RNA sequence: AGAGUUUGAUCCUGGCUCAGAACGAACGCUGGCGGCGUGGAUAAGACAUGCAAGUCGAACGCUGAUUUCAGGGUAGCAAUAUUCUGGAGUCGGAGUGGCGCAAGGGUGCGUAACACGUGGGUAAUCUGCCGCGAAGACCGGGAUAACUUGCUGAAAGGCGAGCUAAUACCGGAUGUGGUUGCUGGGGGGCAUCUCCCGGCAAUCGAAGUUGGGGACCGCAAGGCCUGACACUUCGCGAUGAGCCCGCGGCCUAUCAGCUAGUUGGUGAGGUAACGGCUCACCAAGGCUAAGACGGGUAGCUGGUCUGAGAGGACGACCAGCCUCACUGGAACUGAGACACGGUCCAGACACCUACGGGUGGCAGCAGUCGAGAAUUUUUCACAAUGGGCGAAAGCCUGAUGGAGCGACGCCGCGUGGGGGAUGAAUGGCUUCGGCCCGUAAACCCCUGUCAUUUGCGAACAAACCCUGCGAUUUAAAAGAUGGCGGGCUGAUUGUAGCGAAAGAGGAAGGGACGGCUAACUCUGUGCCAGCAGCCGCGGUAAUACAGAGGUCCCAAGCGUUGUUCGGAUUCACUGGGCGUAAAGGGCGCGUAGGUGGCCGGGUAAGUUCGAUGUGAAAGCUCUGAGCUUAACUCAGAAAUGGCAUUGAAUACUAUCCGGCUCGAGGGUUGGAGGGGGGACUGGAAUUCUCGGUGUAGCAGUGAAAUGCGUAGAUAUCGAGAGGAACACCAGUGGCGAAGGCGGGUCCCUAGACGACUCCUGACACUGAGGCGCGAAAGCCGGGGGAGCAAACAGGAUUAGAUACCCUGGUAGUCCCGGCUGUAAACGGUGCGCAUUUGCUGUGAGCGGAAUCGACCCCGUUCGUGGCGUAGCUAACGCGAUAAAUGCGCCGCCUGGGAAGUACGGUCGCAAGAUUAAAACUCAAAGGAAUUGACGGGGGCCCGCACAAGCAGUGGAGCAUGUGGUUUAAUUCGAUGCAACGCGAAGAACCUUACCUAGGCUUGAAAGGCAAGUGACAGGGUAUGAAAGUACCCCUCCAGCAAUGGCACUUGUACAGGUGCUGCAUGGCUGUCGUCAGCUCGUGCCGUGAGGUGUUGGGUUAAGUCCCGCAACGAGCGCAACCCCUACUAUUAGUUGCCACCAGGUUAUGCUGAGCACUCUAAUAGGACUGCCUACGCAAGUAGUGAGGAAGGUGGGGAUGACGUCAAGUCCGCAUGGCCCUUACGCCUAGGGCCACACACGUGCUACAAUGGAUGUUACAAUGGGUAGCUAAACCGCAAGGUGGAGCCAAUCCUUUAAAGGCAUCCUCAGUUCGGAUUGGAGUCUGAAACUCGACUCCAUGAAGUUGGAAUUGCUAGUAAUCGUGGAUCAGCACGCCACGGUGAAUACGUUCCCGGGCCUUGUACACACCGCCCGUCAAGCCAUGGAAGCCGGGGGUACCCAAAGCCAGUAUUCUAACCGCAAGGAGGAAACUGUUUAAGGUAAAACCGGUGACUGGGGCUAAGUCGUAACAAGGUAGCCG
Repeated sequence: AGAGUUUGAUCCUGGCUCAGAACGAACGCUGGCGGCGUGGAUAAGACAUGCAAGUCGAACGCUGAUUUCAGGGUAGCAAUAUUCUGGAGUCGGAGUGGCGCAAGGGUGCGUAACACGUGGGUAAUCUGCCGCGAAGACCGGGAUAACUUGCUGAAAGGCGAGCUAAUACCGGAUGUGGUUGCUGGGGGGCAUCUCCCGGCAAUCGAAGUUGGGGACCGCAAGGCCUGACACUUCGCGAUGAGCCCGCGGCCUAUCAGCUAGUUGGUGAGGUAACGGCUCACCAAGGCUAAGACGGGUAGCUGGUCUGAGAGGACGACCAGCCUCACUGGAACUGAGACACGGUCCAGACACCUACGGGUGGCAGCAGUCGAGAAUUUUUCACAAUGGGCGAAAGCCUGAUGGAGCGACGCCGCGUGGGGGAUGAAUGGCUUCGGCCCGUAAACCCCUGUCAUUUGCGAACAAACCCUGCGAUUUAAAAGAUGGCGGGCUGAUUGUAGCGAAAGAGGAAGGGACGGCUAACUCUGUGCCAGCAGCCGCGGUAAUACAGAGGUCCCAAGCGUUGUUCGGAUUCACUGGGCGUAAAGGGCGCGUAGGUGGCCGGGUAAGUUCGAUGUGAAAGCUCUGAGCUUAACUCAGAAAUGGCAUUGAAUACUAUCCGGCUCGAGGGUUGGAGGGGGGACUGGAAUUCUCGGUGUAGCAGUGAAAUGCGUAGAUAUCGAGAGGAACACCAGUGGCGAAGGCGGGUCCCUAGACGACUCCUGACACUGAGGCGCGAAAGCCGGGGGAGCAAACAGGAUUAGAUACCCUGGUAGUCCCGGCUGUAAACGGUGCGCAUUUGCUGUGAGCGGAAUCGACCCCGUUCGUGGCGUAGCUAACGCGAUAAAUGCGCCGCCUGGGAAGUACGGUCGCAAGAUUAAAACUCAAAGGAAUUGACGGGGGCCCGCACAAGCAGUGGAGCAUGUGGUUUAAUUCGAUGCAACGCGAAGAACCUUACCUAGGCUUGAAAGGCAAGUGACAGGGUAUGAAAGUACCCCUCCAGCAAUGGCACUUGUACAGGUGCUGCAUGGCUGUCGUCAGCUCGUGCCGUGAGGUGUUGGGUUAAGUCCCGCAACGAGCGCAACCCCUACUAUUAGUUGCCACCAGGUUAUGCUGAGCACUCUAAUAGGACUGCCUACGCAAGUAGUGAGGAAGGUGGGGAUGACGUCAAGUCCGCAUGGCCCUUACGCCUAGGGCCACACACGUGCUACAAUGGAUGUUACAAUGGGUAGCUAAACCGCAAGGUGGAGCCAAUCCUUUAAAGGCAUCCUCAGUUCGGAUUGGAGUCUGAAACUCGACUCCAUGAAGUUGGAAUUGCUAGUAAUCGUGGAUCAGCACGCCACGGUGAAUACGUUCCCGGGCCUUGUACACACCGCCCGUCAAGCCAUGGAAGCCGGGGGUACCCAAAGCCAGUAUUCUAACCGCAAGGAGGAAACUGUUUAAGGUAAAACCGGUGACUGGGGCUAAGUCGUAACAAGGUAGCCG
């Protein structure tokens, strides 16, 4: 620091996802040790049991035990025992009293608040214990608990009577002093005020306990003195607390208004204290868009996690504050509480009960149950630190210190180290060679951390206290204080640590391995099982599932899940956007707010600088130190962005004052304009009415029909009525803020602009709310209604046609008044100001020059357009009318769908508008541009593509192939063009792969190893359909041998498979298409995909060539080079040829000779638009041109670019994988591939006279031939047979070519056409022609008389027609491949059909139109809205009842201290009453949530149904309201 994912690819936008870190975690697998931390996050649910707050006898009385002393009694001779009284001491018990229990500990329910944080205020306050200081502590009194006793109760307890003490309680005195009132002086401040020094008056205090003691007094106690502790009053301090204020920190406006003690005042009460805190009265205020009020959520902070930071999330442990203590209410005591382990009341729950009544509160520490994914021991100790009490010893302390449990986290250590290659074995992979695990192991040599056993063994401890010494206090040797020595005290713990012993011995797992993301193979599985964070894997070769081997990562852990931050600049302060991706309000006016020109001066709020205070500690950071290290801990420093106070500065902002004119506005004047409103008015046209003329149609359409018309239409002329709209002018021309505005005239009226530069003096810009305007459609009321025209009706179209088309036609469209308030209200571009090269139109002004005057021209201002520089932009594009560069203000956006929907609110008569979600669901949705493909888009061009022709196919019979059917099998493949006379250039057996049957099993053929045998071959017998099986005869070689060769048998690996997969493949082939295309290098353009080149203008058969051009070149294709053919030359002449010469024959190049010619086969030439004319820049085109054998590629062939179709072929061959192995292999016989209701393709033969038959007679070429071609001759009607010359071939044979010519017959018929079919007889091949060959002869003589819709081939030596040859092959050809003979017709032309090429355009397609895709319906699942109702919740309002308690009142009762002689009083208590009020109840409404028959739409689902709406002109352009 980024990465994956939208696309065929690209750039952008944009969401989703991942890699990181963290956690009080949980779960899965695994688990050696230690240190330090940490551990109920859920049910503030309920709790058994134990403990968590006591202490003081130096405040007090009583009581028990015990020690001791003294005295008395009893027993005893006595020692002594025992008892009583008193004193002293120790240890207990309950009680009075004091202090503490308000701390410490726990929790986070509540709380959105002065609760918290921060900074202040308190001149509005309190503060026990503590420190310092001042003063004091006198004299009295009456009770009460304990205790004793009575009554009562189950208990808890209660009620009486009696006795008693105090540092308990009360009265009086004393007044340093305090408080209050009045008052004098001084200081300060902040309005009320406050501080200091005074005066007068009133008022307010106290308690003792204990240690020691010389003199004096006292019988003693003691007084007295002295010290300590305690007490009273006051001042100051410290500490702690209360109250108040500024600022700060959650969500929601679908909560917009809230508030009656409410806001303020006066007075009173109350409080420690200010205050509506409370009350009475008065006033009517107070809060709110800077968010009141309401709702939801939440303890706040230091900090923690994350992050580069800014931020975001969180608030466990530790620390500060707050809050609560079963729920709710209340006060008492006290310095402090409205009190966790106190009280009272009410409620719920639980327990005890004798049923009358009582008791309880773990959110203290442990622990239990419950709920939960989940959170520990009913431990030790007060040794340390701290707290309470105490003079102290000491006691108490679940605070705390420790230990235990849990890998919950962080940190550290270990599970060994070195050597060791037969690179062992197992395992895995394999190309079978080997490779991996792997120095890993074994084995050898070491070490000894941790754990184990054993021995030694710390620190945390110093105080208090005891004791010795000396100092101060004191009259003093007590006591107290502090100092120097000694002594006592350890839960953890026999722990940490140190040593010894033994032995590698006890100690490794988890996850991952398709990309992101480090790490790959095998097997199994076969869209199954499963995986998955995203993209996505799995349908027979899965690095993605499962297992294994290997590898990678981490490691006593590793993964998963959850959550937070990050990545996410994806809410953008740092740091985003809004023309088209989401996003500019429909437009204006304007309020608040925000922002604001020039100059000078004042202030100093913001701002800047300094100082001071604060910013707790811990934490973070740095430096250092202590535990062996680290974690951890300690010390110091730094930091703590903040707040407050204060001083200074004054540029900017602000504010106040004064001024200025350029912003803004005004004035004068001028012209332009469909700007607005009202009134009046005009002509054309449509329709209608009337009248005239006139007759059969009109109208309408793709074509029609409905419709109108003989009752007179349409047409035409005239007159009239009525409504609406305003041709030409008219223009990217004008005006307006937008919507919008168009005949003419007049009236009223707004704005902009120019010129002048006269006035005001910043008056400005924007604008949340608000107000107004706002097309069309729609609504209400009233008019109007010619034309047009939703709905509707009819006619067509259609599969249907609730549409498009046609004929009609009502609302509406028009006017007036009112409502609605929306549009793709668009420049898809908010308003204002400023700045920034240009060119060129146009509208309206002004000026200059010029002119007689203008126009043109030049300048300038305001509008409105085009192009374009810089710049911007993802690109398209924008570009002074910005989408550039800046400033100001407003509005809006944050993935797609659900949805502009639901609910709620507001508005509306309604329609509806506006504001505006969520659940759920997807991994995309999108923008721009690119390349293709496609279009019932366009342009150009080509092709037997159409057209023009010729001959066919489709009808018949037959042949052949295919489908289908049949069958034991009818083997398999090929299936639009591009399968179907195709693989197959030839199925009777074989072929043969299929079926039936019989057999073989290392096999029919190959090679290897091991063992055994000595044969094998050959001959024969039996059986059999054969294969085979069984048997007989015969039978090795080399070498001394080992052994080798050969052969067989057995075994073993293996052979074999036309079994599967052509969608695992190679190779080959088809097709587009012999179409003219397909690319590359460099350069250039573009962010990029990509473009350019290759496009354009011409031209061509051609991307052929030329010209132009940011391209220049090149490659594969085209063309040419190659072959055949057409002409010529040269060379060469045998088997070819024969002109001349000679010979010979019935005849023939038959022979000699020859090589001229033909021909053969090799080499050359020739044709190139080269020449001419015309056109053209050129390329080139045209010409009945010339020449030439051939003329514009002369004709034909071979040759097939990049690629497409997962095209075809595993059955040609090869080949991966899978499958079979006494069979899916191999052999054999027979059958089948030849079946036959039918359908299709390709052909042959015909239907006849351009013919058929018979006779006769010409002219070829290509080929083939020794298991061959086969001559002559003979036989047969013929197929053929006999025969065998010649020929391995320019020699011989095949070999008579046929159509044609000549002649005769047939005369238009199912025929002298046609030949199918069938019967008979044969021939040939072949072991073998039954299934199932070809041919011949005789006989038979079917359909068929030119073929529907449709469809094929062909442009010249072509079609058509005629025969000939060859491959295959024993035989079999109507097929295929070749060869020659005869030999046409037509092409105006490119509108249309089909296919193709180039350019362009649109696109929502890219599996590419056989594409994509919409909506209803049907089915399943899911979430959600409405809904009669039903249930629950919190809060408010009104009323009823009203506990405890405080306060107030009181006619009642009771009453020790004080007053009073007494009566009585004061005071107090109880009781009662009242106000208030928790809980409870009643009532009506609102709100929130749940549920709900039924119902609404939505989303997602497999290949359902109906149509075809959208994307191309999507077949009616689409879209918005």